A computed fold for a 514-nucleotide part of an RNA from a Mycoplasmataceae bacterium, annotated as large-subunit ribosomal RNA, domain I. Model confidence (mean pLDDT): 82 of 100. Rfam family: Bacterial large subunit ribosomal RNA. Rfam links the family to the GO terms ribosome and structural constituent of ribosome.

[in-house]
Context: one part of a larger RNA
RNA sequence: GGCUUAAGGUGGAUGCCUUGGGACUAGAUGGCGAUGAAGGACGUGCAAAUCUGCGAUAAGUUAUGGGUAGGUGAUAAGAACCGAUGAUCCAUAAAUCUCCGAAUGGGGCAACCCACUUAGUAGAAGUACUAAGUAUCAUUAACUGAAUACAUAGGUUAAUGAAGAUAUACCCACUGAAGUGAAUCAUCUCAGUAAGUGGAGGAAAAGAAAUCAACGAGAUUCCCUAAGUAGUGCGAGCGAAAGGGGAGAAGGGCACAAGAUUCGAUCUUGUAUAAUAUUUUAUAAAUAUAGCAGAAACUAUUGGGAAGUAGUGCAAUAUAGUGUGAUAGCCACGUAUGCGAAAUGUUUAUAAUCUGAAGCGAGUAAGACGGGACACGUGAAAUCCUGUUUGAAGACGGGGCGACCAUGCUCCAACCCUAAAUACAAACUAGUCACCGAUAGCGAAUAGUACAGUGAUGGAACGGUGAAAAGAACCCAGAGAUGGGAGUGAAAUAGAAACUGAAACCAUAAGCCU
Numbered sequence: 001g002g003c004u005u006a007a008g009g010u011g012g013a014u015g016c017c018u019u020g021g022g023a024c025u026a027g028a029u030g031g032c033g034a035u036g037a038a039g040g041a042c043g044u045g046c047a048a049a050u051c052u053g054c055g056a057u058a059a060g061u062u063a064u065g066g067g068u069a070g071g072u073g074a075u076a077a078g079a080a081c082c083g084a085u086g087a088u089c090c091a092u093a094a095a096u097c098u099c100c101g102a103a104u105g106g107g108g109c110a111a112c113c114c115a116c117u118u119a120g121u122a123g124a125a126g127u128a129c130u131a132a133g134u135a136u137c138a139u140u141a142a143c144u145g146a147a148u149a150c151a152u153a154g155g156u157u158a159a160u161g162a163a164g165a166u167a168u169a170c171c172c173a174c175u176g177a178a179g180u181g182a183a184u185c186a187u188c189u190c191a192g193u194a195a196g197u198g199g200a201g202g203a204a205a206a207g208a209a210a211u212c213a214a215c216g217a218g219a220u221u222c223c224c225u226a227a228g229u230a231g232u233g234c235g236a237g238c239g240a241a242a243g244g245g246g247a248g249a250a251g252g253g254c255a256c257a258a259g260a261u262u263c264g265a266u267c268u269u270g271u272a273u274a275a276u277a278u279u280u281u282a283u284a285a286a287u288a289u290a291g292c293a294g295a296a297a298c299u300a301u302u303g304g305g306a307a308g309u310a311g312u313g314c315a316a317u318a319u320a321g322u323g324u325g326a327u328a329g330c331c332a333c334g335u336a337u338g339c340g341a342a343a344u345g346u347u348u349a350u351a352a353u354c355u356g357a358a359g360c361g362a363g364u365a366a367g368a369c370g371g372g373a374c375a376c377g378u379g380a381a382a383u384c385c386u387g388u389u390u391g392a393a394g395a396c397g398g399g400g401c402g403a404c405c406a407u408g409c410u411c412c413a414a415c416c417c418u419a420a421a422u423a424c425a426a427a428c429u430a431g432u433c434a435c436c437g438a439u440a441g442c443g444a445a446u447a448g449u450a451c452a453g454u455g456a457u458g459g460a461a462c463g464g465u466g467a468a469a470a471g472a473a474c475c476c477a478g479a480g481a482u483g484g485g486a487g488u489g490a491a492a493u494a495g496a497a498a499c500u501g502a503a504a505c506c507a508u509a510a511g512c513c514u
Base pairs, nucleotide, nucleotide: 001513002512003511004510005509006508008506009505015499016464017463020436021435022433023432024431025430026429027428029425030424032164039100040099041098042055043054044053046078049075050074051073061094062093063092064091065090066089070082071081072080105114106113107112115134116133117132118131119130120129121128122127136162137161138160139159140158141157142156143155144154170201171199172198173197174196175195181188211217212216221247222246223245224244225243231238232237251417252416253415254361256270257269258268259267260266280352281351282350283349284348285347286346287345288344289343291339292338293337297312298311299310300309301308313330314329315319321333322332323331366390367389368388369387370386371385372384373383376402397412398411399410400409401408451458452457474485475484476483477482
C1' cells in the first nucleotide's frame, strides 16, 4: 500500500406514508363597480413578529334562525376573562367600513400635500375640527349670451348615464401575418388561423323566405348522414348543398289618415297595441343558503396497545369511507333511509300590473369598372357584399330557379323584435380515477415567497420523533456546546441534525498478501 471480515461515521437512495397537485363528471351559476370595484397601503389583540379575520364600532357591533358545553383564529404556551339569563360556533339580513386605487375638489414621487362652498362644534380671535358637496364627457332641459340687428357660437345650472376591473374560456365585428406544404418557388397553401383592436351576454350570433325545390317543403340553431360524394385546383390541396334521421320548436310588430310649418327637413294629433318573451306585486308549490334523527359485541388470549387470533352472538333500505395505540359492519364520525327554515334568493304555476322596438322600405334593385365572400382560384360564373360611376319598375309590378332567352314554378328585397335545442368553465356544491406520491404531481405539500434584474421580466429549495411530549427532573465532567449516568417510552442505533437508512467517501479493529 492492497484485499477480506466486523462494528461505526458520513450521506440521503429505497420502501411505506400524505397535508398538495393532475384529469374528469354532474348540478347550480356566470357575477363586480361613482351606493366607490378588482387590487392594495396602514392599522386593529393582554401580547413583539408573520399569516388569517376585521376597519378608529377595527380576530369585531345588531337582529333573526340553527345549535349545545364549552370558548377567547394559527405558529403558541401563558395570563386575564366569557359561558345553561345559552357563550364560542353555523346560516340569513343589517350597521360600521381609515387611506390609496377608474379615483372623480386641485396637485402628486399610489396609500401623501394643499383647497373652496354650505351647515355645525370649540374659541375673544387668528384658527382647528366634523358633516355634506365641488372632476371630465355624453344626452336632455332651463337660464343666459359675443363679433353682428334677428340669431348662432360660447357660458352657467339641473337631471340622467358613462368610465374601471375581469375567466389567458366561450361570442360578434374590424385589422390581419409568417414558419410550413407545394419535396425549389411566385398563383395557391398554412388561414381569415396566430396576433392586435373594439363591443356584449350568460350565453352570443342567427332567425320567420325577394329560401329551397321541381314530388313538394315551409324561420333559425346544433348533432348524425348524404360524403371525402358533386365540384374546384396545373399541382399541393380545398371541399359543399338539397334530401334523410334526430335535439329543440314560436311566432310577431310598423304600413294609414288629418293638421301645422317655409318646397323639404321638422313638429302635433288620432289610429295601429299584441305574445307562455320585459318589470313589479300577490298567492301556491318546489328548491338553495344553517341543521336533526339514524341499527347492531361481548369474553378469553398474545401484545406497550386489539380492530389480530379463538369462542359465542347481533344489525343490515346502513359491509361507501375515514379515524381510533396493529387489520373494526356492531368504539367514534359517518353511511342507507327519513325529516327541517325566522330571513334572503331562485324556479314553476295562476292572477293583476307595467314597459318596449319600428313608422313600411330609391340614389335602392340592376348595369359598367376594381376588389372581396360564396367548396367554386374569372372561369360559360349565376348568387351575396361594395370603393368609383350610371341608375329602374313600383303589384297590369319585381326577385329567384348557376351565362343568357322563352314558358312554367316559386317567392316579395332595400324596416324591426324574438325563447329553446348550441359554445365555454374562473369561482361554488357533490363526486370519480388501471392519475402523481416529495428530483414525481401545479412554478408552488403553498410561493409568485426568498433571490436576480434600472426595468419589462425571470424565479427556486426545504415533507415524516413518538400511540401519546410522556420533549429527558436530578447528579457528574466541561467556560460552553456537549457528553456520561439517572429517568420516560414497546423501542432512544425513535433524542428533536430524529421513520426506514442503500452506494460513493472516511477512519477503527482483526486476518491475509506484498